RNA sequence: CUUAUCCAGAGUGGUGGAGGGAUCGGCCCUUCGAAGCCACAGCAACCGGUUCCGAAAGGAACGCUGGUGCUAAUUCCCACCCCCUACAAAGGGGGGAAAGAUAAG
Numbered sequence: 001c002u003u004a005u006c007c008a009g010a011g012u013g014g015u016g017g018a019g020g021g022a023u024c025g026g027c028c029c030u031u032c033g034a035a036g037c038c039a040c041a042g043c044a045a046c047c048g049g050u051u052c053c054g055a056a057a058g059g060a061a062c063g064c065u066g067g068u069g070c071u072a073a074u075u076c077c078c079a080c081c082c083c084c085u086a087c088a089a090a091g092g093g094g095g096g097a098a099a100g101a102u103a104a105g
Base pairs, nucleotide, nucleotide: 001105002104003103004102005101006100011040012039013038014037015036019029020028021027023079025077026076041071042070043069046067047066048064049062050061051060052059053058075099080096081095082094083093084092085091
């Protein structure tokens, strides 16, 4: 950079000692112990594997001694554009984009 997915799911202990939730704003979490690190456990099924269906493209099933990922809140909400609602503003609802995360290339 390209493509796919992001309203589901899953945490304890040790260490550590004040931050964390990417960014702005909001709102949360946190000394009843944040981040980071370690151990074990778990979730999922992107890649790989196995089996089945199929002429093929492809599809389905299985968690597999494999490679990643993940385990507060929808990617926590919002941000930019459009539509609906509304006299208007605020607010609410919907769609898309951007940004971000993960996988594969």